[in-house]
Two RNAs folded together computationally: RNase P RNA and transfer RNA, 465 nucleotides in total. The coordinates come from a structure-prediction model, not an experiment, and the mean pLDDT is 77. Rfam match: Bacterial RNase P class A. By type it is a ribozyme.
RNA sequence: UCCGCCGGACAGGCAAUCGCUCGCUGUAUGCGGGAGGAAAGUCCGGUCUCCAAAGGGCAGCAUGCCGGCUAACGGCCGGGAGUCGGCGCUCUCAUGGCGCUGGCUACGGAAAGUGCCACAGAAAACAUACCGCCUCAAGUCGGAAGCUUCGGUUACUGGCUGGGGGUAAGGGUGAAAAGGUGCGGUAAGAGCGCACCGCGGCUGGAGUAAUUCAGCUGGCAGGGUAAACCCCAUGCGGAGCAAGACCAAAUAGGGGAGGAGGAGCGGCCCGCUCCGUUAUACUUCCGGGUAGGUCGCUGGAGCCGGUCAGUAAUGGCCGGCCUGGAGGAAUGAUUGCCGGCUCGCCGCACGGCGGGUUACAGAAACCGGCUUAUCGUUCGGCGGACCAG
RNA sequence: GGGCGCGUAGCUCAAUUGGCAGAGCAAAUGACUCUUAAUCAUUAGGUUGUAGGUUCGAUUCCUACCGCGCUCACCA
Numbered sequence: 001u002c003c004g005c006c007g008g009a010c011a012g013g014c015a016a017u018c019g020c021u022c023g024c025u026g027u028a029u030g031c032g033g034g035a036g037g038a039a040a041g042u043c044c045g046g047u048c049u050c051c052a053a054a055g056g057g058c059a060g061c062a063u064g065c066c067g068g069c070u071a072a073c074g075g076c077c078g079g080g081a082g083u084c085g086g087c088g089c090u091c092u093c094a095u096g097g098c099g100c101u102g103g104c105u106a107c108g109g110a111a112a113g114u115g116c117c118a119c120a121g122a123a124a125a126c127a128u129a130c131c132g133c134c135u136c137a138a139g140u141c142g143g144a145a146g147c148u149u150c151g152g153u154u155a156c157u158g159g160c161u162g163g164g165g166g167u168a169a170g171g172g173u174g175a176a177a178a179g180g181u182g183c184g185g186u187a188a189g190a191g192c193g194c195a196c197c198g199c200g201g202c203u204g205g206a207g208u209a210a211u212u213c214a215g216c217u218g219g220c221a222g223g224g225u226a227a228a229c230c231c232c233a234u235g236c237g238g239a240g241c242a243a244g245a246c247c248a249a250a251u252a253g254g255g256g257a258g259g260a261g262g263a264g265c266g267g268c269c270c271g272c273u274c275c276g277u278u279a280u281a282c283u284u285c286c287g288g289g290u291a292g293g294u295c296g297c298u299g300g301a302g303c304c305g306g307u308c309a310g311u312a313a314u315g316g317c318c319g320g321c322c323u324g325g326a327g328g329a330a331u332g333a334u335u336g337c338c339g340g341c342u343c344g345c346c347g348c349a350c351g352g353c354g355g356g357u358u359a360c361a362g363a364a365a366c367c368g369g370c371u372u373a374u375c376g377u378u379c380g381g382c383g384g385a386c387c388a389g
Numbered sequence: 390g391g392g393c394g395c396g397u398a399g400c401u402c403a404a405u406u407g408g409c410a411g412a413g414c415a416a417a418u419g420a421c422u423c424u425u426a427a428u429c430a431u432u433a434g435g436u437u438g439u440a441g442g443u444u445c446g447a448u449u450c451c452u453a454c455c456g457c458g459c460u461c462a463c464c465a
Base pairs, nucleotide, nucleotide: 001385002384003383004382005381006380007379008378009377010376012338013337014336015335016334017333018332020034021033022032023031024030036360040371041370043369044368045367046366047365048240049239050238051237055270056269057268058267060236061235062234063233064232065079066078067077068076069075080107081105082104083103084102085101086100087099088098089097090096108231109230113229114228115225116224117223130171131170132167133166134165135164136163138161139160140159141158142157143156146153147152179197180196181195182194183193184192198220199218200217201216202215203214204213205212206211244295245294246293247292254286255285256284257283258282261275262274263273264272302321303320304319305318306317307316308315309314339358340357341356342355343354344353345352346351390464391463392459393458394457395456396455399414400413401412402411408445416432417431418430419429420428438454439453440452441451442450
């Protein structure tokens, strides 16, 4: 200098003219304010409002290593474990071990129960046995020390056939095969025995905990899947500002039929409240009317600076500031100058001239997060390559 | 603004405890016919909206996006 990964910040500036909208008053040729980091998706959590000052049970949904932060959270911070990569040291034929460092993780439970695991394969989960290996007795075909009357016969032994038994080393199937490697052992084998590794149990140390370290012990319970049902723990009542409140307007307390229940209530039950029970609640049909305004509505888990506590997220204290509020829906357009990036020409170079480009997007009650989109500039960390010293 | 639903062949739709993606119409080719239609036979056509994940295996389960619809009879 360039490239890659991770994390953070910014989001062109100034002026003039013409507009839009809100506020203020001194009411007009006035002054002041006027989009974002995501205003987006509506994926989480809350404020607020109504339903009962939101109650009980079931169902349902969500979350899921540990600790902390917070109004709350599925968010954030710190730690642990696992996994992937880089570097260094060391060992080995090789896998590997230790240390440092970066990324990622939907990381409770499969030893409560149920389900599923296609095809292939002997067997897919109370294990089992296709080939193979070993053994037993039988049949059959051979060889043969020895003996021999030289024809044979036989201890022993080999092959083949089907059968009984043992085994799970090896082969083969599969995504996955009932601990792995090595030595011993055995008829052949096997945790059958031993060493190391893995796993389970117990005890002790460290830590708030997740977890980790050490010792003892057990030859070994244990396939995978919970983004399958499920179990455990924790949390959740429902709806949403078109929530909801008020004013105004309209009509009629219109006609017909049904009617003992209906509504709040939202998946069900209980419980509570309100309306109604002889035409009046409520349902439905016919006919008709209104569909305007105000509030909610922006001073807030607010912003900036300093300081203190804390590893940090965050919190306390002090000082300063006011910074969109429309709602058929404002926050804009044009021009000039200066910027950023890029291209062309001139030029030894500094530089000059001209052209192009300058993202994603845009409040609709508000706030905290997450996710996604984003031209370009810039900062920090880690790694790699090259050049120079 | 809020809320809800959908996406599979050219069109309309299937596909369940996750295990070979199918049907009807349309299309192409052949047969029949003087020709066309109808009919018969055969065939092609799929990134299951996109990307990632869980799993041996995903149309199906999970997450994030993209597109479309419900238009005053989804809500005042």